[in-house]
Molecule: c-di-AMP riboswitch aptamer (ydaO/yuaA leader)
Organism: Sulfobacillus sp. hq2
RNA sequence: UUGAAUCAAUCGCCAAAUCGUGUCAUCACACGAACGGGGGACCCAAUUUUCGGGGCGUACGCAAGGGGGCAGCCAUCCGCCCUAGCCCGUCAGCUUACCUCGUCGGCUUGGAAGGCUUGGACUA
Numbered sequence: 001u002u003g004a005a006u007c008a009a010u011c012g013c014c015a016a017a018u019c020g021u022g023u024c025a026u027c028a029c030a031c032g033a034a035c036g037g038g039g040g041a042c043c044c045a046a047u048u049u050u051c052g053g054g055g056c057g058u059a060c061g062c063a064a065g066g067g068g069g070c071a072g073c074c075a076u077c078c079g080c081c082c083u084a085g086c087c088c089g090u091c092a093g094c095u096u097a098c099c100u101c102g103u104c105g106g107c108u109u110g111g112a113a114g115g116c117u118u119g120g121a122c123u124a
Base pairs, nucleotide, nucleotide: 012107013106014105018033019032020031021030022029023028034103035102036101037100038099039098044093052091053088054087055086056085060065066083067082068081069080070079073120074119075118077115078114
């Protein structure tokens, strides 16, 4: 100097999963804001409950296909990748008021975090 691999940190990314205040020696706890989920009337819908039913999530389907992601935002085309997991416990359609729960976890720099084109928005 070149190539490959590993580790750590960091810019960032997925996701609702962040911020603040108070107590406290620390661990930790509580509260608030913000974001997200569930339950829950009239009306409307539905009449179908062991072939159980339902919730979070893009993650359905035998397959064909369908769905989701590719890094400032939206869209087109080509290409690449994912299509898991978990929970309630016989029970829940929508649903104002109201009630209630969560704020975890994971990935990561010679990028599939790829490339082209057009348009728009925002900011300076």